This is a predicted structure of a 75-nucleotide RNA (transfer RNA) from a Candidatus Nanoarchaeia archaeon. The sequence is in RNAcentral, with records from ENA. Rfam family: tRNA. From the family's description: Transfer RNA (tRNA) molecules are approximately 80 nucleotides in length.

RNA sequence: GCCUGAGUAGUUUAGCCCGGCUAUAACACUGCUCUCAUAAGGCAGAUGUCGCCAGUUCAAAUCUGGCCUCAGGCA
Repeated sequence: GCCUGAGUAGUUUAGCCCGGCUAUAACACUGCUCUCAUAAGGCAGAUGUCGCCAGUUCAAAUCUGGCCUCAGGCA
């Protein structure tokens, strides 16, 4: 330098190909409940510029282009 894959909540992630309804779940966190107490269980809640910038579109996490970071491959 070229090619491929990945980047979404504190962590791990679904969704992306095929655009539209409130962006998904688990763990963690906070409050309540339960208990003599702790853990486990039950109920409720908070948390997202969907890596960044631009484009297309009535509408973009999803399509297009550029860039950044990580992993692998070729030379």